[in-house]
Context: one part of a larger RNA
RNA sequence: GGACGAACGCUGGCGGCGUGCCUAACACAUGCAAGUCGAGCGGUGAACCACCCUUCGGGGUGGGGAUCAGCGGCGAACGGGUGAGUAACACGUGAGCAACCUACCCCUGGCACUGGGAUAAGCCCGAGAAAUUGGGUCUAAUAGCGGAUACGACCACGGAGGGCAUCCUCUCGUGGUGGAAAGGUUUUCCGGCUGGGGAUGGGCUCGCGGCCUAUCAGUUAGUUGGUGGGGUAAUGGCCUACCAAGACGACGACGGGUAGCCGGCCUGAGAGGGCGACCGGCCACACUGGGACUGAGACACGGCCCAGACUCCUACGGGAGGCAGCAGUGGGGAAUAUUGCGCAAUGGGCGAAAGCCUGACGCAGCGACGCCGCGUGGGGGAUGAAGGCCUUCGGGUUGUAAACCCCUUUCAGCAGGGACGAAGCGAAAGUGACGGUACCUGCAGAAGAAGCGCCGGCUAACUACGUGCCAGCAGCCGCGGUAAUACGUAGGGCGCAAGCGUUGUCC
Repeated sequence: GGACGAACGCUGGCGGCGUGCCUAACACAUGCAAGUCGAGCGGUGAACCACCCUUCGGGGUGGGGAUCAGCGGCGAACGGGUGAGUAACACGUGAGCAACCUACCCCUGGCACUGGGAUAAGCCCGAGAAAUUGGGUCUAAUAGCGGAUACGACCACGGAGGGCAUCCUCUCGUGGUGGAAAGGUUUUCCGGCUGGGGAUGGGCUCGCGGCCUAUCAGUUAGUUGGUGGGGUAAUGGCCUACCAAGACGACGACGGGUAGCCGGCCUGAGAGGGCGACCGGCCACACUGGGACUGAGACACGGCCCAGACUCCUACGGGAGGCAGCAGUGGGGAAUAUUGCGCAAUGGGCGAAAGCCUGACGCAGCGACGCCGCGUGGGGGAUGAAGGCCUUCGGGUUGUAAACCCCUUUCAGCAGGGACGAAGCGAAAGUGACGGUACCUGCAGAAGAAGCGCCGGCUAACUACGUGCCAGCAGCCGCGGUAAUACGUAGGGCGCAAGCGUUGUCC
């Protein structure tokens, strides 16, 4: 000098764009943050319409389908948060899988025949303070289960081709094993099952790379390898039984400390050094520890079970909870925001669609926290006014500064007009949170808007008074003990400016 997610002191006019718990991965009141589909299903049946009855309150039947819980499907594994753990194939980069999976989506082929039994909701009895739950009975499905058919799968035998070692491939042939499906809406679509291919997303393996410590020198028993078996989508000591005795290490094993990694960011001429906040990619975690279930996908933040700590309810028998989602509270701290508006846009889930949901997101609010832009006026104006300060008492300086004259009106203020963002959706009407905002026009008036640090040398800027090794200053050298440009005040000056200084950290 530059930089900062900064803080502190003094000061503070406006706007745009960013950015804002770095500390206690401390504890959390309250609200919201994941639903949707009636065009899968059985029920419930509001408004309204028609007819009949009526004691004029209404009742019955048929149509109609709002609504609601349930069964079922898809989603809930995305999106959002945090950085605790992790020195590791976690990450980065480059390869490999002849050892693998992939719902929804796209392309392409074939198929959808037939039968049966339940169950929730409902109704009837219960138990319990509650959370919740038991029994009986009725019913449906794109829910569940059989039979048929089937290229593919697996097994055995035979054939052909290929490679990279284990091997791989083939409208190839024969025999055997066990395995599919679902309908809905309506006249058009949406679905279902089974193959092949693609796309996307993932899983696994390997080479290389990136912290400190030797005041850590030896480490290791599933340890290293093999065989059989199990397990997985899949390789593997991943797991298990047996066999062998190996495996790693001064090219730093093992231990200890620290730490999420990267694209990048800061600095620097570069080499390098430091950092990993915002944004993007990957990983890990979700009160702490463990576990599996469902599923294409989880060992699952707002799912389940067990244990623990903590908080809450209780009729003492038993139950409920998990903000490192968005706001917000307490606490910690030098320190970090609103319990806001909207789904209008972008994106996501569901749906044929209308649409519903969406604290993702779009906006607004607060903070000079940062960067950038603008303003606090412009021109003229000397008897160089007054006042202040200094003075050698002549004067000098503040200083064209002010007054005064002429002019302008950005920003702020008031008034009128007033968007783009809207493509889409809808039969049409219509549909913008931001917002009466930006922007445009008009009006008034210099009117409302300057501070902070420094002035001994480094380092740009000097005098007077006060003080008298006191009070104090100080980044280093050092100032102060009676003329202090170094302390305090004033005048003046220098530097930056809505900021200026200080502190901390990095280069």